[in-house]
Molecule: Lysine riboswitch aptamer
Organism: Companilactobacillus jidongensis
RNA sequence: UAAUCAGAUAGAGGCGCAUUGUCAAUAAUUAGCACUUUUGAGUACGAUAGGGUACAGCGAUUUAGUGUAAAAGGUGACAAUGCCGAAAUUAUUUUACCCCUAUUGGUAAUUUGGUUGGGUCGUUGUUUAAUAAAUAACGGACUGUCGCACAUAGGUGCGUUGGGCUAUUGAUCAU
Numbered sequence: 001u002a003a004u005c006a007g008a009u010a011g012a013g014g015c016g017c018a019u020u021g022u023c024a025a026u027a028a029u030u031a032g033c034a035c036u037u038u039u040g041a042g043u044a045c046g047a048u049a050g051g052g053u054a055c056a057g058c059g060a061u062u063u064a065g066u067g068u069a070a071a072a073g074g075u076g077a078c079a080a081u082g083c084c085g086a087a088a089u090u091a092u093u094u095u096a097c098c099c100c101u102a103u104u105g106g107u108a109a110u111u112u113g114g115u116u117g118g119g120u121c122g123u124u125g126u127u128u129a130a131u132a133a134a135u136a137a138c139g140g141a142c143u144g145u146c147g148c149a150c151a152u153a154g155g156u157g158c159g160u161u162g163g164g165c166u167a168u169u170g171a172u173c174a175u
């Protein structure tokens, strides 16, 4: 001096990311509860099968109505905290809970992989109560990064992508 290593430490991107708290809208003239009316034997505990428990002719369930009337999840704004694979999403492992057992489903946490540099706008699909929001594919402009070409502007064009990039440094190896 060059190369190598999923080396180490620190750092940058910007409408940057998450968590927690507060407030707000939505959810919702809803669920639930009370009463009236109608019906008349079953109903509830996610679904199915078998049990169990509770309620039920002192009226289960159903119909129509009146009154009262939420919350969670999802979202936004602000603040604080922690951060820059921040995190998101998808598949997968395990555990707990949803009355018990089996199957299945759901919720929460968790393991290991895949995809995405970042936000933003549009179209279509999916999730969703949702026209909120998220996400996947495709497309647009913007931006970070490095490379190449043209340029000597302080840029233009094309391309790479976080296992990246910048700085310092360690180890190995070659000269």
Stems, first nucleotide, its partner, number of pairs: 001174001003172003007169005014084001016083009032068005042055004046104006087116005094109005117143002120140008144161001146159005